RNA sequence: GCCGCUGUGGUGGAAUAGGCAGACACAAGGGACUUAAAAUCCCUCGGACCAAAAAUCCGUACCGGUUCGACCCCGGUCAGCGGCA
Numbered sequence: 001g002c003c004g005c006u007g008u009g010g011u012g013g014a015a016u017a018g019g020c021a022g023a024c025a026c027a028a029g030g031g032a033c034u035u036a037a038a039a040u041c042c043c044u045c046g047g048a049c050c051a052a053a054a055a056u057c058c059g060u061a062c063c064g065g066u067u068c069g070a071c072c073c074c075g076g077u078c079a080g081c082g083g084c085a
Base pairs, nucleotide, nucleotide: 001084002083003082004081005080006079007078010026011025012024019068028044029043030042031041032040046058047057048056061077062076063075064074065073
């Protein structure tokens, strides 16, 4: 230099014929149980807006494009891994 694969919440990892993003698990927070703890059970758990909640909007490495609609398709960039030279 060329080719291929990969990049999603704090972590692992789903969602692939383009149609509710984050299922499920772990971690974390709150509560119940207990003399107290462990275990177990329940609830919460990306961000903005808001006193807070709801609603709404944004969010899939980054920047653009196609489309009514993109984690997904197209172009470019970055990073990691592998192969070729």
Record summary
Transfer RNA from Ruminococcus sp., 85 nucleotides, folded computationally. It was read from a public genome assembly. Its Rfam family is "tRNA". The coordinates come from a structure-prediction model, not an experiment, and the mean pLDDT is 81.